The RNA shown here (transfer RNA) has 74 nucleotides and comes from a Paludibacteraceae bacterium. It matches the Rfam family "tRNA". Gene Ontology term of the family: triplet codon-amino acid adaptor activity. Its mean pLDDT, the model's own confidence on a scale to 100, is 81.

RNA sequence: GGCCUCGUAGUUCAGCUGUAUAGAAUAUCAGAUUCCGGUUCUGAAGAUCAUGGGUUAGAAUCCCAUCGAGGUCA
Numbered sequence: 001g002g003c004c005u006c007g008u009a010g011u012u013c014a015g016c017u018g019u020a021u022a023g024a025a026u027a028u029c030a031g032a033u034u035c036c037g038g039u040u041c042u043g044a045a046g047a048u049c050a051u052g053g054g055u056u057a058g059a060a061u062c063c064c065a066u067c068g069a070g071g072u073c074a
Stems, first nucleotide, its partner, number of pairs: 001073007010026004028044005050066005
């Protein structure tokens, strides 16, 4: 340098155009339980979906460029 895969809460992942709020687990915080802590239960908060543009009535999802990670060929 060419090609392929990927980038979504702090972390690990789901979601693969469709109705108005992007979900789960875990972690964090608060409450209940306990003599205290842990476990368990309840609740809360947490994402400009890597960045910028395009297509579409509608994009996390499709297309292009850039950035980053991994793989492969030379």